This is a predicted complex of two RNAs, RNase P RNA and transfer RNA, with 451 nucleotides together. Its mean pLDDT, the model's own confidence on a scale to 100, is 77. Rfam match: Bacterial RNase P class A.

RNA sequence: GCUAUCGGCCGGAUGGUCGCGAGCGCGCAAGCACUCGAGGAAAGUCCGGGCUCCACAGGGCACACUGCCAGGUAACGCCUGGGCGGCGUCGCGAGACGUCGACGGACAGUGCAACAGAGAACAGACCGCCGAUGGCCCACCUCGGUGGGCUCAGGCAAGGGUGAAACGGUGGGGUAAGAGCCCACCGCGCCACCGGUAACGGGGGCGGCUCGGCAAACCCCAGUGGGAGCAAGGCCAAAUAGGCAGCGAGGAGCGGCCCGCUCCGAUCAAGACGCUGCGGGUAGGCUGCUCGAGGGCGCGGGCGACCGCGCUCCUAGAGGAAUGACCGUCCGGGUGGCGACACCCGACAGAACCCGGCUUAUAGGCCGGUAGCAUCC
RNA sequence: GGUCGCGUAGCUCAGCUGGUUAGAGCGCUGCUUUCACACAGCAGAGGUCCGGGGUUCGAGUCCCUGCGCGACCA
Numbered sequence: 001g002c003u004a005u006c007g008g009c010c011g012g013a014u015g016g017u018c019g020c021g022a023g024c025g026c027g028c029a030a031g032c033a034c035u036c037g038a039g040g041a042a043a044g045u046c047c048g049g050g051c052u053c054c055a056c057a058g059g060g061c062a063c064a065c066u067g068c069c070a071g072g073u074a075a076c077g078c079c080u081g082g083g084c085g086g087c088g089u090c091g092c093g094a095g096a097c098g099u100c101g102a103c104g105g106a107c108a109g110u111g112c113a114a115c116a117g118a119g120a121a122c123a124g125a126c127c128g129c130c131g132a133u134g135g136c137c138c139a140c141c142u143c144g145g146u147g148g149g150c151u152c153a154g155g156c157a158a159g160g161g162u163g164a165a166a167c168g169g170u171g172g173g174g175u176a177a178g179a180g181c182c183c184a185c186c187g188c189g190c191c192a193c194c195g196g197u198a199a200c201g202g203g204g205g206c207g208g209c210u211c212g213g214c215a216a217a218c219c220c221c222a223g224u225g226g227g228a229g230c231a232a233g234g235c236c237a238a239a240u241a242g243g244c245a246g247c248g249a250g251g252a253g254c255g256g257c258c259c260g261c262u263c264c265g266a267u268c269a270a271g272a273c274g275c276u277g278c279g280g281g282u283a284g285g286c287u288g289c290u291c292g293a294g295g296g297c298g299c300g301g302g303c304g305a306c307c308g309c310g311c312u313c314c315u316a317g318a319g320g321a322a323u324g325a326c327c328g329u330c331c332g333g334g335u336g337g338c339g340a341c342a343c344c345c346g347a348c349a350g351a352a353c354c355c356g357g358c359u360u361a362u363a364g365g366c367c368g369g370u371a372g373c374a375u376c377c
Numbered sequence: 378g379g380u381c382g383c384g385u386a387g388c389u390c391a392g393c394u395g396g397u398u399a400g401a402g403c404g405c406u407g408c409u410u411u412c413a414c415a416c417a418g419c420a421g422a423g424g425u426c427c428g429g430g431g432u433u434c435g436a437g438u439c440c441c442u443g444c445g446c447g448a449c450c451a
Stems, first nucleotide, its partner, number of pairs: 001373010012330007020037004025032002039348001043359002046357005051229004063225005068082005083103001084101007104220002109218002111214002126160002128156003133153002135150006168186006187209001188207004193202003233287004243278006250264005294313008331346006378450007387403004396434001405421005427443005
């Protein structure tokens, strides 16, 4: 320097003109002035919390989710560190580096394994190996056996073959052939010891091994989860129609009208009607509402996630609707041109109660780690 | 704001508790039949099972995550 991969960051800058939204001020008004006005994902809504209301003595079942260990955190399925395992690269090797992992339990129980294959879970003998033991045949013979053959009864599971997987692996001994039958190492299980907070690691002893895979199959074990969501919730509160309470009978005559007087009817209860008041809810308005587990810098603690202290900064908050366009200068990239320069492009996307994560989208650029290759010193 | 379902051939749908080459109807192509067409009969083609990753010996099916479509509740 190039390529690959992993991680982090930026994601146009600045000035002017016009326009949009909000707040505040001035103005009778039209309008004017000032200040502020999207993101790393505002997205998906996949997790976790804050906040608010409802429910709640305590315990259990069901359901859902999580799952090596320790730490961080308000909390998490997130993050950090460690352990173990898989894969890749380098290395003779021991191992190192990078990367990925839903990484508790398969002696609690139930279940699954197509096809192929003899046999697929407390299995099995197709090819094969053997002929010790028993049987049959032949030869020799010191008549008791010896040798050979058959592979009939039978013995075996080393080798071949099937399969994703074949009931421990490698090597040696052993045997008729074999076999944990015996031994060494490895693996597995159990026991205590040492190191480590722990996961786990180390060496030692015992057991010849009955103990394979799948729990992102049911399940078991351990842990977590009460429900709903800012259309939560709180305050003010119209018209109309219900509800409750109180008050009021009506008609005729005298008279211009009111008061008043006379007559008829009613007088208890209930209902209807009218008026007044109260109360609940609706429309509507206000609030919740944005300063918060907040950002930046410095110091300190910690391997780190993160935590503590000090200083400093903060300004969208609606209605579903605003947050833009153009021009100049510059920046980055592309194309054309010897060149001056010209033209084009600058992604993904867009708040609505607020945070912490994860995931997904993202033109182009910058920085760092690791590995390989090439070149130079 | 909360919850659920679907995506398989050109179209409409099956695919059971994972198992060999994923099926059916309609449609399509060729042949037979007919003077010709339709009907009918015979044969055949056609699938990245929405994309990506994982679990498993093995995934259309199980799990995670995106994309698209639809439904329900307040």